[in-house]
RNA sequence: CGCUGCUCAGAGCAAAGCCGCCGAAAGGCGGUGACGCAGAGCUACGGGACUACAGCGACGUUUGUCGCCACGUCCGCCGGGCCGCCAGC
Numbered sequence: 001c002g003c004u005g006c007u008c009a010g011a012g013c014a015a016a017g018c019c020g021c022c023g024a025a026a027g028g029c030g031g032u033g034a035c036g037c038a039g040a041g042c043u044a045c046g047g048g049a050c051u052a053c054a055g056c057g058a059c060g061u062u063u064g065u066c067g068c069c070a071c072g073u074c075c076g077c078c079g080g081g082c083c084g085c086c087a088g089c
Stems, first nucleotide, its partner, number of pairs: 002089004012037002017032006035076001041082003045079003048074003055068005
C1' cells in the first nucleotide's frame, strides 16, 4: 500500500419508543434509551425515498379543497468521492 472482517485490544456511534426545543411538513437538535453498526465518520455527486410552506393550476367563493412542483429532508436505502481504528493475509 492492497484485500478481507474469522479472531484480539482499546474505544466509538445509537434504531424504535418517551420527554423538551426548532420546523408548514418531511425532518433536525438535546436528554433518555439500545435495535443494530467495521466506516451507523464526513460529503446530497448519481440513483432512490420522504415532505409540499411559498409558487403555479383547477374547483369553490371567503380564505377552503384538490393537483403539480425542491429551492426542503434522508448518508442507519444503494452506489461514488474524502478521511480513518484494530486484526488477519

Predicted 3D model of an 89-nucleotide RNA (c-di-GMP-I riboswitch aptamer) from a Gemmatimonadota bacterium. The source organism's lineage runs through Bacteria, Pseudomonadati and Gemmatimonadota. Of the family's consensus pairs, 100% are formed in the model. The coordinates come from a structure-prediction model, not an experiment, and the mean pLDDT is 87.